[in-house]
RNA sequence: GAGGGCGUAGCUCAAUGGCAGAGCAUUACACUGUGGAUGUAAGGGUUGAGGGUUCGAGCCCCUUCGCCCUCC
Numbered sequence: 001g002a003g004g005g006c007g008u009a010g011c012u013c014a015a016u017g018g019c020a021g022a023g024c025a026u027u028a029c030a031c032u033g034u035g036g037a038u039g040u041a042a043g044g045g046u047u048g049a050g051g052g053u054u055c056g057a058g059c060c061c062c063u064u065c066g067c068c069c070u071c072c
Base pairs, nucleotide, nucleotide: 001071002070003069004068005067006066007065010024011023012022013021018055026042027041028040029039030038048064049063050062051061052060
């Protein structure tokens, strides 16, 4: 330099163009002599960044950044 993949909550990952979710973690409460385990609830997101298409974009298109793989 060429081609491809990935980027979403603190972590691991979902999500046919139509309300952004789960598990773990965190916090509170219940339970317990205390803690752990268990149960219930809550908080936590400019979906890497910028633009475009669309009534509507995490998803489609363009540019760009980071990481990884292959080729040269």
Description:
Transfer RNA from an Anaerolineales bacterium, 72 nucleotides, folded computationally. RNAcentral holds the sequence, with entries from ENA. Lineage of the source: Bacteria > Bacillati > Chloroflexota > Anaerolineae > Anaerolineales. Its mean pLDDT, the model's own confidence on a scale to 100, is 81. Rfam family: tRNA. About the family: Transfer RNA (tRNA) molecules are approximately 80 nucleotides in length.